FMN riboswitch aptamer (RFN element) from Stomatobaculum longum, 114 nucleotides, folded computationally. The same sequence occurs in records of 2 taxa. The coordinates come from a structure-prediction model, not an experiment, and the mean pLDDT is 81. Taxonomically the source falls in Stomatobaculum (Bacteria, Bacillota, Clostridia, Lachnospiraceae).
RNA sequence: UGUAGUCUUCAGGGCAGGGUGAAAGUCCCUACCGGCGGUAUAGCCCGCGAGCCGAAAGGCAUGAUCCGGUCAGAUUCCGGAGCCGACAGUAUAGUCUGGAUGGAAGAAGCAACG
Repeated sequence: UGUAGUCUUCAGGGCAGGGUGAAAGUCCCUACCGGCGGUAUAGCCCGCGAGCCGAAAGGCAUGAUCCGGUCAGAUUCCGGAGCCGACAGUAUAGUCUGGAUGGAAGAAGCAACG
């Protein structure tokens, strides 16, 4: 440095406060949060994972950004204004409970061999 392995470990965060109501962490005011790889540093660019059905193959579903500035280069930085968030349960859920002490994109490490 390369190959490889039934290998090992790690691998998701968040409603404080108030209103209405018989009842809401779900509605209203407001608040908080942001997986992984790529790239000039990304929830909203490109892709992946997570969800449901199935023995499998596979099928279904799969959200969101603009303007200005700097720069060789930024929809990623800075400033401003916006937007989005699976399924089941329940007074309507990104944040509660549950599948899940699960799984996974991926990251790090290690025996051995050349």